Predicted 3D model of a 78-nucleotide RNA (c-di-GMP-I-GGC riboswitch aptamer) from an Armatimonadota bacterium.
RNA sequence: CCCGAGAAAGGCAAACCCACCGUGAGGUGGGGGCGCAAAGCCACGGGACCUGGUAAGUGGUCGGCCGGGCUGCCGAAG
Repeated sequence: CCCGAGAAAGGCAAACCCACCGUGAGGUGGGGGCGCAAAGCCACGGGACCUGGUAAGUGGUCGGCCGGGCUGCCGAAG
């Protein structure tokens, strides 16, 4: 360094419920705990979704959809 244990310490937090914000996707806080070794950070590529009746366009949302970049705790076997 790869790797990730029926390991330890600590961390994050899906669905659902409540409050608030947003047209919406969705977000924030509290409860909750399905899961997670990057479920830490970055919308760079792809993807999905929203965009006020519809389409185009535009502007957005999602990092717990897949890549990529940066950083990082612990540690047995190999």

The coordinates come from a structure-prediction model, not an experiment, and the mean pLDDT is 84. Taxonomically the source falls in Armatimonadota (Bacteria, Bacillati).